[in-house]
RNA sequence: CAAUUUAGCUCAGUUGGUAGAGCAUCUCCCUCGUAAAGAGAAGGUCGUUGGUUCGAUUCCAAUAAUUGG
Numbered sequence: 001c002a003a004u005u006u007a008g009c010u011c012a013g014u015u016g017g018u019a020g021a022g023c024a025u026c027u028c029c030c031u032c033g034u035a036a037a038g039a040g041a042a043g044g045u046c047g048u049u050g051g052u053u054c055g056a057u058u059c060c061a062a063u064a065a066u067u068g069g
Base pairs, nucleotide, nucleotide: 001068002067003066004065005064008023009022010021011020017054025041026040027039028038047063048062049061050060051059
């Protein structure tokens, strides 16, 4: 100097308008039983603090962590 930071993990999500997927977890179903398949549920102060705005994951500033140079 640049990039990244969003669910337990890996990641989506922009002309600013109630935040999602896969895997994992839990419940149900199925089976003699297990696994797989199927149905459903739970899980988030969107790194932090401020600013702008009727409204911010999104725009602006500062700051922290990680990665690269």
Molecule: transfer RNA
Organism: Lactobacillus porci